[in-house]
RNA sequence: GGGAUCAUAGCGGCAGACUGGUGAGCAACGCGUGAGUAAUUUGCCUCUAAGACGGGAAUAGCACUGCGAAAGCGGUGGUAAUACCCGAUGUGGAUACCGUGGCUUAAAGCCGUGGCAUCUAAAGGUUUUCGCAAGGAAGCCGUUUAGAGAUAAGCUCGCGUCCUAUCAGCUUGUUGGCAGGGUAACGGCCUACCAAGGCGAAGACGGGUAGCUGGCCUGAGAGGGUGGACAGCCACACGGGGACUGAGACACUGCCCCGACUCCUACGGGAGGCUGCAGUCGAGGAUCUUUAGCAAUGGGCGAAAGCCUGACUAUGCGACGCCGCGUGAGGGAUGAAGGUUUUCGGAUCGUAAACCUCUUUCGAUGGGAAAGAAUCCUCCGCAAGGAGGGUGACGGUACCUAGAGAAGAAGCCACGGCCAACUCCGUGCCAGCAGCCGCGGUAAUACGGGGGUGGCGAGCGUUACUCGGAUUUAUUGGGUGUAAAGGGCAGGCAGACGUCCCUUCAAGUUUUGGGUGAAAUCCUCUCGCUCAACGAGAGAACUGCCUGAAAAACUGAAGGGAUUGAGGAUAGAAGAGGAGAGCGGAAUUCCCGGUGUAAGGGUGAAAUCUGUAGAUAUCGGGAGGAACACCUGUGGCGAAAGCGGCUCUCUAGUCUAUCCCUGACGCUGAUCUGCGAAAGCUAGGGGAGCAAACAGGAUUAGAUACCCUGGUAGUCCUAGCCGUAAACUAUGAGCACUAGGUGUUGUGGGUUAAACCCUCAGCGCCGUAAGAUAACUCGUUAAGUGCUCCACCUGGGGACUACGGCCGCAAGGCUAAAACUCAAAGGAAUUGACGGGGGCCCGCACAUCGGUGGAACAUGUGGUUCAAUUGGAUGCUACGCCAAGAACCUCACCUGGGCUUGACAUGCAGGAAGUAGGAACCCGAAAGGGGGACAACCUGUCAAGUCAGGAGCCUGCACAGGUGUUGCAUGGCUGUCGUCAGCUCGUGUCGUGAGAUGUUGGGUUAAGUCCCGCAACGAGCGCAACCAUCAUCCUUAGUUGCCACUUCCAAAGCCGCAAGGCUUACGGAAAGCACUCUAAGGAGACUGCCCGGGAUAACCGGGAGGAAGGUGGAGAUGACGUCAAGUCAGUACGGCCUUUAUGCCCAGGGCUACACACGUGUUACAAUGCCAGUUACAAAGCGUUGCCAAACCGCGAGGUGGAGCUAAUCGCAAAAAAACUGGCCCAGUUCAGAUUGGAGUCUGCAAUUCGACUCCAUGAAGCCGGAAUCGCUAGUAAUGGCGGAUCAGCUAUGCCGCCGUGAAUACGUUCCCGGGCCUUGUACACACCGCCCGUCAAGCGAUGGGAGCUGGGGGUACCUGAAGUUCCGCGUAAGCGGACCUAGGGUAAAACCGGUGACUGGCGCUAAGUCGUAACAAGGUA
Repeated sequence: GGGAUCAUAGCGGCAGACUGGUGAGCAACGCGUGAGUAAUUUGCCUCUAAGACGGGAAUAGCACUGCGAAAGCGGUGGUAAUACCCGAUGUGGAUACCGUGGCUUAAAGCCGUGGCAUCUAAAGGUUUUCGCAAGGAAGCCGUUUAGAGAUAAGCUCGCGUCCUAUCAGCUUGUUGGCAGGGUAACGGCCUACCAAGGCGAAGACGGGUAGCUGGCCUGAGAGGGUGGACAGCCACACGGGGACUGAGACACUGCCCCGACUCCUACGGGAGGCUGCAGUCGAGGAUCUUUAGCAAUGGGCGAAAGCCUGACUAUGCGACGCCGCGUGAGGGAUGAAGGUUUUCGGAUCGUAAACCUCUUUCGAUGGGAAAGAAUCCUCCGCAAGGAGGGUGACGGUACCUAGAGAAGAAGCCACGGCCAACUCCGUGCCAGCAGCCGCGGUAAUACGGGGGUGGCGAGCGUUACUCGGAUUUAUUGGGUGUAAAGGGCAGGCAGACGUCCCUUCAAGUUUUGGGUGAAAUCCUCUCGCUCAACGAGAGAACUGCCUGAAAAACUGAAGGGAUUGAGGAUAGAAGAGGAGAGCGGAAUUCCCGGUGUAAGGGUGAAAUCUGUAGAUAUCGGGAGGAACACCUGUGGCGAAAGCGGCUCUCUAGUCUAUCCCUGACGCUGAUCUGCGAAAGCUAGGGGAGCAAACAGGAUUAGAUACCCUGGUAGUCCUAGCCGUAAACUAUGAGCACUAGGUGUUGUGGGUUAAACCCUCAGCGCCGUAAGAUAACUCGUUAAGUGCUCCACCUGGGGACUACGGCCGCAAGGCUAAAACUCAAAGGAAUUGACGGGGGCCCGCACAUCGGUGGAACAUGUGGUUCAAUUGGAUGCUACGCCAAGAACCUCACCUGGGCUUGACAUGCAGGAAGUAGGAACCCGAAAGGGGGACAACCUGUCAAGUCAGGAGCCUGCACAGGUGUUGCAUGGCUGUCGUCAGCUCGUGUCGUGAGAUGUUGGGUUAAGUCCCGCAACGAGCGCAACCAUCAUCCUUAGUUGCCACUUCCAAAGCCGCAAGGCUUACGGAAAGCACUCUAAGGAGACUGCCCGGGAUAACCGGGAGGAAGGUGGAGAUGACGUCAAGUCAGUACGGCCUUUAUGCCCAGGGCUACACACGUGUUACAAUGCCAGUUACAAAGCGUUGCCAAACCGCGAGGUGGAGCUAAUCGCAAAAAAACUGGCCCAGUUCAGAUUGGAGUCUGCAAUUCGACUCCAUGAAGCCGGAAUCGCUAGUAAUGGCGGAUCAGCUAUGCCGCCGUGAAUACGUUCCCGGGCCUUGUACACACCGCCCGUCAAGCGAUGGGAGCUGGGGGUACCUGAAGUUCCGCGUAAGCGGACCUAGGGUAAAACCGGUGACUGGCGCUAAGUCGUAACAAGGUA
């Protein structure tokens, strides 16, 4: 110095417009689908034809050098190419002109072809080979022009593609034309000029939201929702604008500019774009590895080797989804232990476990071990091809295999109903649950826990969202009389729908081809991973769109005809149809005059008011306004609103007959137009009566109302607004069809006429014909059956509202939401209950009598007080009640003192042996504590209190005990409605059903008592009767009852001197059972008889007889049910609480308090009375721990006494009022007796708190009772006494019974109260003590208005204006300067949509606030 190789920079080529990401924007030819491009382009690739000749000037790199912090930018010099430029050639191509063939069109036009003119290309590289070399040949790659193809794009069009009309008008390059420019290409794409068009109710314009599709989810489908992954298209690349290069971009990792942001800086200036793959931060309820590899598939470059590839293939993380598998299998009952529960027996977890036998998936460990691989390289060969070698991220992974061992592997939710699965404890409207209904206030299957059970299972439950169920937006597939819903009514444009016949067309329609409907998905079949999920192949499908052909019934279009729909003509008809003008009488009011005198008027009753200045009344005259009695009629007319004296003028509609004319002219009808009650408004009149507002008088708690006296707008007329009504038949219009009966209006026909019959058009009623309807009901005047069109509805409230718009003079109207809130609101019918609804009927409900409410006292209650005044009962239905008897006891309360296995029962364990006990005695108020002596009981055994056991005692454990709590956990019993006449059932029938019928109706009854009728027929509980009692009679029985008749005795009396005689008891006895009575059994009364009424019935009225007459009187007897009625304090009983106390014992106190209020009673207020005296007549009871006689004492309570009586025997025991006699003489008394003083008696352990009674004295209030209220219908009320229970005694005037005397009134159902039946209304059903409205006050919530403040997106006008294309000027050029447009920035005024806002408006919600009472009943004024 040359060459080769490798690395690197540069020039050049290609790629970089693909792949990958995201869905912000976009409502659009963006997307989907189907067409068009004769209006176009297309690098690389394939094919065809023809070429590649001759020159030239530069420039990177490089060298030297300058500036800058950097990024980077220059200067000088020289150099290469397949980089760049010039010339040649022209197969061809382009353009213009002249001809020509074919195709095609509505017209343009397109594809060829002949001629002429002008313009227009290019580049080489490499390998092999021949040659010494120069150079040549061949292959491969590249290059130029043109054509064809393929691929990829551009543009255009039909159809489809969300919500909103509270967005109705939009548009100026806008719509079209001509010319030009521009583009690959058509085009207002752009420019100039011309014209004035274009779009819109089939929704333009505006606003909101959104990428579209194949598909995906759901659904029987039709639909509804959705667009994540995969695939196609579009759009975007920090926000915005722009072009360059290129075949392709206005370009994700290119360029320029503006902006925001981040970073670097030497402050001069620069850099950047993860919505690529990983990763970080932030936000959030929430979403992954800063992995491996180009091995495969695919892409780019390259001739190739190869290089690049966060595309991709693999891997990691996440139960996020889908699929598969395991956590063991078989045996195993002492049904173990343990848990839970229990009726204490058991049951259950549960063959579950333990235990025995067996298996080993998956996992763990050891060993082996793939497929996915063909390109590629080497050799042979011309080639085709053959042989050999090499390439694996996953990965030592899938898979195979060995041994071990049940070994390592189960949770979540629920258990009141829906909805499958139940008990215990805890809690106590608390804590909490809850999808809806709803659970929880002391027995929670609903909360929390436990046990058990059910469901699913490596998951389960919750949350969010979508579809379904939901025929609950209804095309399939709904409705509108009363549930939401028919426009107030008509005319009518658009639109929808539309009679018969013929012909034509073929848009809809039907049939049959062609094209397309991407792939994936879905479906069917087959195949591959051990199965499946998953994947592969094939088929079917893609319900659609385009297009050819055929058909012609129906719809449509065109033409022709018809007459039945519709209209007209002619002849008639009825009518409050409309408009205008005129006329009329009655009445009200006012004015004038006459007569006339004190009232009138008004109301529930009054007053305001009018009137002696002459009203009202009455007569005559006049004025004025409004309305038109009778006729007048579910009669007429009108589209509706509406229309009513008579006459005239103008005018509209309807109906009938004829069947003459037109020939579908029809029906409906969004928007629109007109009409449209009353009230209201404007202007001008008018104004009699009436009458909002207003005033006064009443009513009332109030009365801004209802009632009354006045009274202005208004009501009336003219002109104009308003445009609403329960404008209703709550029922749109039209056409057709589907049993009837009856009345009526207007015609016509039949008939001699009338009556009557038929037809058409109306207006009503009835109707289970059928049918419809939730029912009520509708039913040829449909709410039935069909067709056409319109309007309207979609839970209640908010809301017939707000905002916006339109209309209006205003009032206001039309249109019309949302937030929020509730789980209902509503319709029709049913059963009850209720009504200041109706009808019928009962009851001491009203009318009579006597009371209460006033007084004093008794007694109960409330309240208050108290250490305690125990507790319960509380409208009727608590309050003389529990209580038929609180000095102690009772006793539950209070104070104090004591006991603790206890005053009482049962069981277990242990212990003590002079043990338990305990006379005396001690402490103490007692209870209780202590306690020497004494000293036990039963059974067995036995010599023996010796032993054993039991009882007893002590200690301990179970337990006893509780008038503690819950009557709202209960049984039982009771009250009340109510001794009211009701309450139900079976079967049948009716109704969708709740239910009805029966049981209602006509009569009747005390009665659902009975009779008759009846879709009911029967039955039960109630009623009545059966039972006992009273009233009459009979029989039987006759002591203790009775005593008429008979007999005897005989006190006393009389007579008698006496003996004796006589008479007789309210005397005794016998006899007797007649009477009374007692107590057993019978009889009797049944509307049985007569008359009348009634339906000949039931029954009613009257009468006879009878002791009694229509249930003879009075009892017992209480249906289904109601009141969570009363009672845990009579007893019983579940749960809870208490256990040296909430148990038990004791003493004393309290329940008996006392300013007061209420209930129930007693005694009175006096003369129908009181006092004193005399004298009659009962019934029913009670008595041996008792009743107690006679007699005596005491003024008396009482005492003494003791006969008799276990009672028809004796006693209590006297009945009292009444009657008779006398007194009192109207008074706070001879009324009344409270209170107080004194003295006593009795009971009792004890009368102080706190007994009853007696005597003497005292002698209060009270002279008949306000509002109000109670009882009673005949032996009743009223009045008089007697007895009993409880009980020692008694606060008993209470309660339960007994007898005596003994009334009044009932006309009747108007009224008050309660009840029964039928009916009616209802917004009530806890049932009228119901329900419920509005203001105000309080809290919370959302919302409208609002002086304003503030934000957003879009538009308009103007100013400014980067980069950039294009244009103009200058320059040889680079470039410089300028113009248009424009991103961005700024200014201004409006509109729209939000946020916020003092204050303000209504609205909603909220256990117990205030005021009234509007509505629901005739809701008390419908």
Record summary:
Predicted 3D model of a 1422-nucleotide RNA (small-subunit ribosomal RNA) from a metagenome. The RNAcentral record of the sequence draws on SILVA.